[in-house]
RNA sequence: UGCGUAUCAAAGCAUACCAAUGGAAACAUUGGGACGCAAAGCUACGGGUCUAAGGGUAUGUGCCUAGGAUCGCCGGGUUGCCGCA
Repeated sequence: UGCGUAUCAAAGCAUACCAAUGGAAACAUUGGGACGCAAAGCUACGGGUCUAAGGGUAUGUGCCUAGGAUCGCCGGGUUGCCGCA
């Protein structure tokens, strides 16, 4: 530097769901719990997606909008375990 693993081995993370807390919500954090993951480590840089407090608009219950969110949606950037070459 490249390739690979989950049926070599040693580690790691933790879906759904539940409880508490925060939040307008999406969602996040902590604990439990494991669907899975070769970066399912970090990063909101590009795209996608979610939410709509506030703002705008219409006039009943609507629509639009990200300064919000998502890295376990995709890509980029960046750091790394083990094995082989």